[in-house]
Parts: sequence; structure tokens; C1' cells
RNA sequence: GGGCGGUUGGCGCAGUGGUAGCGCGCUUCGUUCACACCGAAGAGGUCGCGGGUUCGAAACCCGCAUCGCCCA
Repeated sequence: GGGCGGUUGGCGCAGUGGUAGCGCGCUUCGUUCACACCGAAGAGGUCGCGGGUUCGAAACCCGCAUCGCCCA
């Protein structure tokens, strides 16, 4: 320098054009003498950044950043 893939709550990941979700974790309540387990409820995300397409973008297009792999 070229090619491919990834970037979404604290962590691991889904979501391929129309309300952003799951598991774990966290908080509160119940239960217990207490803790854990279990049950119920809840908080938490500018969807890496900038632009474009569209009535509408996490998703499609372009550029950039960053991480990983391959080639040179």
C1' cells in the first nucleotide's frame, strides 16, 4: 500500500428500511435471623464519527477513525 471482517447499555451478543432487544451484571421489592438461590419490578445505549440516499437509516451508499485477519 491492497483485500476482508468487526465497532449496538458496564460485559458478551442479536437486530439487513418503520417502537433498539436478549443473556449476564446493577438497583429496588418479596422471601430469609442474615447471605445466597429463587420470584417480581426498574434504571441504563448520540447504534464509532462526518456526509449522502429515502417520507423514514443501527441497517443502504461515500469518506474517516479504530480493532482483528490475510496479501504485498
A computed fold for a 72-nucleotide RNA from Acidipropionibacterium sp., annotated as transfer RNA.
It matches the Rfam family "tRNA".
The sequence was found in a public genome assembly.
Taxonomically the source falls in Acidipropionibacterium (Bacteria, Actinomycetota, Actinomycetes, Propionibacteriaceae).